This is a predicted complex of two RNAs, RNase P RNA and transfer RNA, with 466 nucleotides together. It holds a member of the Rfam family "Bacterial RNase P class A". Rfam classes the family as a ribozyme. Model confidence (mean pLDDT): 78 of 100.
RNA sequence: GAGUCGGCCAGGCGGCCGCGUCGGAGGCCCGCGAGGGUCAUCCGCCGAGGAACGUCCGGGCUCCACAGGGCAAGGUGAUGGCUAACGGCCACCCGGGGUGACCCGCGGGAAAGUGCCACAGAAAACAGACCGCCCCCACCCGCUUCGGUGGGCAGGGGUAAGGGUGAAACGGUGGUGUAAGAGACCACCAGCACGCCAGGUGACUGGCGUGGCUCGGCAAACCCCACCUGGAGCAAGGCCAGACAGCACGCGUUCGAGGGCGGCCCGCCCGAGCGUGCGGGUAGGCCGCUGGAGGCGUGCGGCAACGUACGUCGUAGAUGGAUGGUCGCCACCGUCGCAGUGCCGGCAACGGCGCGACGGGACAGGACCCGGCGUACCGGCCGGCUCAU
RNA sequence: CGGGGCGUAGCUCAGCCUGGUAGAGCAUCUGCUUUGGGAGCAGAGGGUCGGAGGUUCGAAUCCUCUCGCCCCGACCA
Repeated sequence: GAGUCGGCCAGGCGGCCGCGUCGGAGGCCCGCGAGGGUCAUCCGCCGAGGAACGUCCGGGCUCCACAGGGCAAGGUGAUGGCUAACGGCCACCCGGGGUGACCCGCGGGAAAGUGCCACAGAAAACAGACCGCCCCCACCCGCUUCGGUGGGCAGGGGUAAGGGUGAAACGGUGGUGUAAGAGACCACCAGCACGCCAGGUGACUGGCGUGGCUCGGCAAACCCCACCUGGAGCAAGGCCAGACAGCACGCGUUCGAGGGCGGCCCGCCCGAGCGUGCGGGUAGGCCGCUGGAGGCGUGCGGCAACGUACGUCGUAGAUGGAUGGUCGCCACCGUCGCAGUGCCGGCAACGGCGCGACGGGACAGGACCCGGCGUACCGGCCGGCUCAU
Repeated sequence: CGGGGCGUAGCUCAGCCUGGUAGAGCAUCUGCUUUGGGAGCAGAGGGUCGGAGGUUCGAAUCCUCUCGCCCCGACCA
C1' cells in the first nucleotide's frame, strides 16, 4: 500500500419552550364518612433501537380434551455439538472460488419407479446410423502384358475411430488386433462398486486388493427415505359497567343439528339450539402489561457456540398512540481561504498542524415478551490475519 | 397490531400448478371504404412479466430476499 475477518459507537454538556406515564401537592365536583372522579395548575423521577423495521422462522404465554389414533398436507435435509426451540449458531467433512488470509454451497436418494430434456442434430437415453470408413455381390465405363487394375453405382452387411449439431453424445491416451473398427484385448490414468487394514464419536480420509463395472442431467419435477409439526392468536383471554327490537327462511331436539375440530375419517367430550339474510344497540373502564431462557464483571469447564458458580445493576408501558424544537459551547467529517507571505517537512507539485468561513450528521421509532434470520444506514473507532514492497 | 391476497402491453385480464416462440379484448397507428366523420374490413407497432440473487442447458412460471398496492379482523342482543 492492497485485502480479509471480527467487535464497538450511533455525538457530548448547558439554557429556554413543549409531550407522556408514575409519585407528591393544589383547585373543582360527588359522598354522612372511608374514599372516588376530574384538571390547558405546580414540583420531582424516568422516558425507544442496532436494527424497535420486514413479519421470514422458532419459542414463552393465553384459550380450545393438558392435545388421542390413522390418512392427507406442510416443513427440514452431509456429520458432531449448542439451545427452551429453530430453517439459527459453533466446530468439522465434502465440493467450488481465491497466490493467500478467507469466502460460497436447500450439501440425502437419479445402479426404486414415473416424467421432462425445446431448437439444432443421424441419434437425447434397456441407444442409434446422416456423411464417412470397410467387406460381399450384380452391373456399367476406362486401361490392359488378358493374370488383373482404376472409377461409378442399385442392393446386402459390418463399424463407432473421424466429421458436423447441441447445455449435454455412453471414460481418456498409447498400443495389440482387424477388411475397417470397437474395453474386443493390454498398459497407464480418471471414476464407480465390493472386500480388508489403519485413523476419527462421526460425516469422511489414507493404503492394499478384486471386478472392464464405465452406469447422462434435472428431485428449488412428481416421488422414495429419515426426522419434525394439533389449531388459533394479546382484536389471545378474563372481569365490570351500560344500551337496544326484533323479523323472515332453513336445519335440529336421543332417528342428535351444532360445537371443541379452521383438511378428512375414527374415537372422546359438551349438547338444545344453530346457520343465513334484513334490522337494532354500545364504540367505556380494569386486569393481562412488563423481572425476563435479563444485562454486565470475574472465576471454572469447553477449540468454539455455550454452560455453570459468585458478585452487581435494574423506572418505557402509550391507546389516535408520548421522547421533539431551538440557541450557545466543545468534539467529528467535507470544501474553500490565510498575501509585505502562519508553523513544520520537501528542489517542486504537495502533505501535515494551526486559525477562520460555509456546509453536513444517516437508517429509522416500541404496542404481550423473547431467541434468530433478512433488509436499510451519514460516518467514526479498535483488534486479529493475509499478500506485495 | 394480527391475518390473507395481488403485481404481465396505455387499461382490464389469460398464461404460472405440469419450465422451452409472451397472448386476448379495448385503446394507438397505417391502408381500404365514405362527400367528410363514426361504424366496419385488412394489417402493423407496442411488454426490463415490480426489483435483486439462486436452481436449471434454459425462469413470467420453481426457491430465497426485497419493494409497492389491496382486502379482512371490536363487542352485545